A computed fold for a 1449-nucleotide RNA from an uncultured prokaryote, annotated as small-subunit ribosomal RNA.

RNA sequence: AAUGAACGUUGGCGGCGUGGAUUAGGCAUGCAAGUCGUGCGGAAAGGCUCCUUCGGGAGUACUCAAGCGGCGAAAGGGAGAGUAACGCGUGGGUAUCUACCUUGAGGUCCGGGACAACCGUUCUAACGAAUGGCUAAUACCGGAUAACAUCUCAGGAUCAAAGGUGUGAUUCCGCCUCAAGAGGAGCCCGCGUCCUAUUAGCUUGUUGGUGGGGUAAUGGCCUACCAAGGCGAAGAUGGGUACCGGGUGUGAGAGCAUGGCCCGGCUCACUGGGACUGAGACACUGCCCAGACACCUACGGGUGGCUGCAGUCGAGAAUCUUCGGCAAUGGACGCAAGUCCGACCGAGCGACGCCGCGUGCGGGAUGAAGGCCUUCGGGUUGUAAACCGCUGUCGAAGGGAAGGAAAUGCUUAGGGGUCAUCCCCUAGGUUUGACCGAUCCUUGGAGGAAGUACGGGCUAAGUUCGUGCCAGCAGCCGCGGUAACACGAACCGUACGAACGUUAUUCGGAAUCAUUGGGCUUAAAGGGUGCGUAGGCGGCACGGCAAGUUGGGUGUGAAAUCCCUCGGCUCAACCGGGGAAUUGCGCCCAAAACUGCCGCGCUCGAGGGAGACAGAGGUGAGCGGAACUCAGGGUGGAGCGGUGAAAUGCGUUGAUAUCCUGGGGAACACCGGUGGCGAAGGCGGCUCACUGGGUCUCUUCUGACGCUGAGGCACGAAAGCUAGGGGAGCGAACGGGAUUAGAUACCCCGGUAGUCCUAGCUGUAAACGAUGAGCACUUGGUCGGAGGACCUUCCACAGUCUUCCGGUCGUAGCGAAAGUGUUAAGUGCUCCGCCUGGGGAGUAUGGUCGCAAGGCUGAAACUCAAAGGAAUUGACGGGGGCUCACACAAGCGGUGGAGGAUGUGGCUUAAUUCGGGUCUACGCGAAGAACCUUAUCCUGGUCUUGACAUGUAUGGAUUAACUCUGUGAAAGCAGAGCCACGCCUUCGGGUGGAACAUACACAGGUGCUGCAUGGCUGUCGUCAGCUCGUGUCGUGAGAUGUCGGGUUAAGUCCCUUAACGAGCGAAACCCUUGUCACUAGUUGCCAGCGAGUAAUGUCGGGGACUCUAGUGAGACUGCCGGUGUUAAACCGGAGGAAGGUGGGGAUGACGUCAAGUCCUCAUGGCCCUUAUGGCCAGGGCUGCACACGUCCUACAAUGGCAUGGACAAAGGGAAGCAAACCUGCGAAGGCAAGCAAAUCCCAAAAACCAUGCCCCAGUUCGGAUUGCAGGCUGCAACUCGCCUGCAUGAAGCCGGAAUCGCUAGUAAUCGCGGAUCAGCAUGCCGCGGUGAAUGUGUUCCUGAGCCUUGUACACACCGCCCGUCAAGCCACGAAAGUGGGGGGUCGACGAAGUCGCUGAGCCAACCUUCGGGAGGCAAGCGCCGAAUGUCAACUCCGCGAUUGGGACU
Repeated sequence: AAUGAACGUUGGCGGCGUGGAUUAGGCAUGCAAGUCGUGCGGAAAGGCUCCUUCGGGAGUACUCAAGCGGCGAAAGGGAGAGUAACGCGUGGGUAUCUACCUUGAGGUCCGGGACAACCGUUCUAACGAAUGGCUAAUACCGGAUAACAUCUCAGGAUCAAAGGUGUGAUUCCGCCUCAAGAGGAGCCCGCGUCCUAUUAGCUUGUUGGUGGGGUAAUGGCCUACCAAGGCGAAGAUGGGUACCGGGUGUGAGAGCAUGGCCCGGCUCACUGGGACUGAGACACUGCCCAGACACCUACGGGUGGCUGCAGUCGAGAAUCUUCGGCAAUGGACGCAAGUCCGACCGAGCGACGCCGCGUGCGGGAUGAAGGCCUUCGGGUUGUAAACCGCUGUCGAAGGGAAGGAAAUGCUUAGGGGUCAUCCCCUAGGUUUGACCGAUCCUUGGAGGAAGUACGGGCUAAGUUCGUGCCAGCAGCCGCGGUAACACGAACCGUACGAACGUUAUUCGGAAUCAUUGGGCUUAAAGGGUGCGUAGGCGGCACGGCAAGUUGGGUGUGAAAUCCCUCGGCUCAACCGGGGAAUUGCGCCCAAAACUGCCGCGCUCGAGGGAGACAGAGGUGAGCGGAACUCAGGGUGGAGCGGUGAAAUGCGUUGAUAUCCUGGGGAACACCGGUGGCGAAGGCGGCUCACUGGGUCUCUUCUGACGCUGAGGCACGAAAGCUAGGGGAGCGAACGGGAUUAGAUACCCCGGUAGUCCUAGCUGUAAACGAUGAGCACUUGGUCGGAGGACCUUCCACAGUCUUCCGGUCGUAGCGAAAGUGUUAAGUGCUCCGCCUGGGGAGUAUGGUCGCAAGGCUGAAACUCAAAGGAAUUGACGGGGGCUCACACAAGCGGUGGAGGAUGUGGCUUAAUUCGGGUCUACGCGAAGAACCUUAUCCUGGUCUUGACAUGUAUGGAUUAACUCUGUGAAAGCAGAGCCACGCCUUCGGGUGGAACAUACACAGGUGCUGCAUGGCUGUCGUCAGCUCGUGUCGUGAGAUGUCGGGUUAAGUCCCUUAACGAGCGAAACCCUUGUCACUAGUUGCCAGCGAGUAAUGUCGGGGACUCUAGUGAGACUGCCGGUGUUAAACCGGAGGAAGGUGGGGAUGACGUCAAGUCCUCAUGGCCCUUAUGGCCAGGGCUGCACACGUCCUACAAUGGCAUGGACAAAGGGAAGCAAACCUGCGAAGGCAAGCAAAUCCCAAAAACCAUGCCCCAGUUCGGAUUGCAGGCUGCAACUCGCCUGCAUGAAGCCGGAAUCGCUAGUAAUCGCGGAUCAGCAUGCCGCGGUGAAUGUGUUCCUGAGCCUUGUACACACCGCCCGUCAAGCCACGAAAGUGGGGGGUCGACGAAGUCGCUGAGCCAACCUUCGGGAGGCAAGCGCCGAAUGUCAACUCCGCGAUUGGGACU
């Protein structure tokens, strides 16, 4: 785009079309083929006339029943079952027929006998039948006539007819014969006409001939005989499907699909068979027979055929009225009038299709109301409505009306054809419309007339709400898991519009079957290889032919349709006229380039000859050495063997090892090589024999002999099979030992088939270059192999040229890219094979081959939306290379065991609030839960504009505040007392704000969502990375830069370089610490001077020193040597306080983890609103069979205890730190100086040192637990704080698997301070004291960086993914069998009927000598023969216990 459509929603009118596509299933009822009295005998009913006994009779012929006869009924109408065919289409042919029609020629004479009707009789339920008698004809028969007819022996012979009308017929209508025409029909031929080879052979009247028969006619059409042919890979035969064409749909076309309506042809008429009649049929509404079905029946027997028009049932998604009329067109009959026609013309029903029209038009902004949205301002629906003015299409009601009617008939008049009953012309009158009706008039009034689908992308058109992977949507991709433009609704919009969607189907897009116009290295696809048949294709020159080819002419290519043009319906659809087209086929003429054919030549293709050459080419036979193994013997004496490590195994009956001898089988080291040969498979010791192919040179011969190759034939690795040998080694199966969770494996010890030979079979491989064969052309470099020639004075080497073979790198080109690139995957030609999404599946089934295994050929159902190729970036790897890190190793100290502290899980509970979960949660948020803190934690009480903010309105001068009382656990509630403010003021008051009360907006929420977010943070990781601009490369994703060589802690720097630069990171800049200098000296310091004390920088002074805290210096690979590329840099050295970023800190790129946090804060959405908000009391967060993390203290002698003595840093201090003194064993208390602090206080530093005791023990270790007595803080230490003293004195004697930290002032160890804080520190954050060991490596574990590689991963290895098993479901295969269909074969029976034979029975026409004959018929027989039933097969479909694999979940 389309449709004979159907379904859903909706539906105003008209025109023109169209409508049983399924069950060629069954049919009630009515109608669909008759007509002619001018062919005939007749005469029912009615009409007219006459007669009448009023019952009727006669006649007439108007109308004519039934019958004889003629014509028609073979057309028209319907359907598409069958048919793959001369059926159809197209173009030819002829051996033929043809009623009616036209033309021409001729004829129409004389006779005869019947049969219906009718009148009787008989039988019968019915249909009907039998029989006797009468009769006519345009019915039937005989005779005559007889050609331009037929036959012929060419002499001759044979063959016809009908009348009617009318007063009247050569003349009108008919009849007969012949010839011709037109139209129709029969038959024959060339070409074209679906799928299937999982149908490969078919055929006996078959193919041909002769004789005969038959037909209108050719012909095996039929028959007898003879011959053995005919068809087939260019697809016979069989199977399936199907009417064919003009055309129709689509498409740019070529094509593809289709054949409804209309036209042409064919076929069919309940199914099968058959003939009759006839011009024509083997006949839709004729006949006979058989069968199925249905109906009637008196059971004896009959009747029927809607695939005609309507209609009905059934089946179905689905397809109409039991209508009107012969008015028109057409047909049959008739002289005609006319009759008949479900042909036809019309109407009805169906939006089924196409076309047209309408559902109003103009104005109208307050942009009304309502709806929807909203950023709350508004926007939109929307000039839309309302309202005002106007019009009158369509529809409704009523009325009128052109036309479809042309001409015929009748009649009148006139004219012509010679007369006419016949014909023609002109004029007048008259007759005929089923149905439709353009158009016009009247009435009335915007009145009666809009929906459907869609709105994520494709694809025009979006918002809100609801829902929450539910409900649902979906053509494909896909949407929906709480902010859905995708579901549902609303509003709005978009498209089309009396329709709009959906479904089905066809074509297109699809170059996705590729002729036009595709491919085959890796995406699907080259046959394993050769030889070769058919076929296809084929070198150079000349001559000829004209099949192909080209040009011209001509016939045909029906009409309709399509196209163009003109015209008719108001337009259009629709219809009419003309033209073009119909790309085809036939015939004629011309041309001769090309193809073809014929003829004659040529040599360059191909082949032959001569002479050389290389080679694992093949086959057979013989020979050889090394190794192995076995046997025998010698030596020897305990192991051997094997592995990651072992064991099984072998060995004192002597192994392994070693020497000698002998046997056996298999394979041939080195040479050996991107070397050689072969068609491929493949071929490797040496020699001989036989043998295939190749290359080079000579250019001697043949003269296109060529290429490819469907089928076919041959060869064809390994494994395997059959038979017979052989059997050393190796070695499926198998046994044993190991490994392992298991180990039907990998490893080990054995070991059978096999491997080997001979003769056969098998016929497959990643049979690969994943690349068919041949020929030609198209820049090059280089290497190897086999030849030849030239040059070099000869030889050799080298060099140059050339032929063939084998590689490699690359130009152009090609290619999706990878790549390929004269050995093409380039450019062309020829031939063959193969492909057409993945799975199912190389499966099933059938066939065929094979001994088997199995091979070849080779589907479908069903299912998925992908499967796949090449390349890119990442990520990953029990891949590789380089490098780094307390990553390992080397060390030191821990954890894991004990007790305790603390956090978490779990359990418990009224509640044990919440978050956090590998590293990166777990002494985390929490820098400190007795109340408070504290949370929707629990129990209970209580408030409701609220504990807090802002605003509005009203009130009123009392509330509020303060004081007090009651109640209460408190909060709260209730009550009493008391009193105010600013400004103005006319002193009356007014007004205002704070506050209060009431009311309304609102507050409030540590409620939810960290997966809606901001901000902040953790981690990879202080790892060295992450990017950009321009350029270049690539179709592109992307690449390059950023790679490579060095170097570094570093993408740090250098060099190279299609890259050149730049940015964020690294580094540096900052802080601190280490050295020095300068400046400044108080509260710090004190060397020198002075004073003073028992003593102390205590004082005067001082700035030297320490120190304080400000400013500077210093370190930069700067210098030297070496290495390196002359570089970057590295190594060593000097100097220096410090040396190669000196130590430490702050500083954290692009990003990752939907990491963490809505409970810091902020914030979208949702939720609560006398509660999820607020207040209060008490309890809980501390609960304890248990498990884990992080710590503390220990287990002791490098220790514990006691006594004495020494040395820090950094901090804090006013609701504070607190000296000294007093009391207390002590915690602490009392009193109290000093200090807002370099001044005073906290404050004692501890380890350490010295001395003494302890003497290896559950202890003078260890301190848990518990009791008693105290202290402190605080409103309050019961749940639930810390401290002290006395007493008690648990576990624990160094910790399994595993695991953590640390590389130097570090680990370890020792104490000190601070934050939080009323109090509470084993935690956290800081500070200093003492102060090691080990490593200088990168194999391994973990993590990281760069380069490279593989990938089927991309949610990225915590990935992806395979198979069994369980369950459900789906389709298919097999299956004992079972049910049904189809087409045939053989034989049986054999209806009707034609033909033949017979015909003793019967018979009007003619002949007769009257006896009969001729002729015919019945009946019988024979051939053929439908249906039927039988046997054996074939084929198709269904069911089938069970079973097999497959698909989906």

Background:
Rfam family: Bacterial small subunit ribosomal RNA. The RNAcentral record of the sequence draws on ENA.